Predicted 3D model of a 74-nucleotide RNA (transfer RNA) from a Candidatus Nanoarchaeia archaeon.
It matches the Rfam family "tRNA".
Lineage of the source: Archaea > Nanobdellati > Nanobdellota > Candidatus Nanoarchaeia.
Model confidence (mean pLDDT): 82 of 100.
The RNAcentral record of the sequence draws on ENA and MGnify.
RNA sequence: GGGGAUGUAGCAUAACCCGGUUAGUGUGAUCGGCUCCAGACCGAUUGAUCCAGGUUCAAAUCCUGGCUUCCCCA
Numbered sequence: 001g002g003g004g005a006u007g008u009a010g011c012a013u014a015a016c017c018c019g020g021u022u023a024g025u026g027u028g029a030u031c032g033g034c035u036c037c038a039g040a041c042c043g044a045u046u047g048a049u050c051c052a053g054g055u056u057c058a059a060a061u062c063c064u065g066g067c068u069u070c071c072c073c074a
Stems, first nucleotide, its partner, number of pairs: 001073005007067001010027004020057001028046006050066005
């Protein structure tokens, strides 16, 4: 230099191909219940689409550019 893949809560992961529910679930954290206390269990709360632009009534999803990480070729 060329090609491919990847990016969603603190962590892990689904939805992406084929645009349409309030972006779901587990774990964590906080509070409460239970308990002599703690754990386990139960309930509630909490927080996310890598960045910018475009298309569209509507974008995590499609398009363009950039960035992170990984792989291959040279």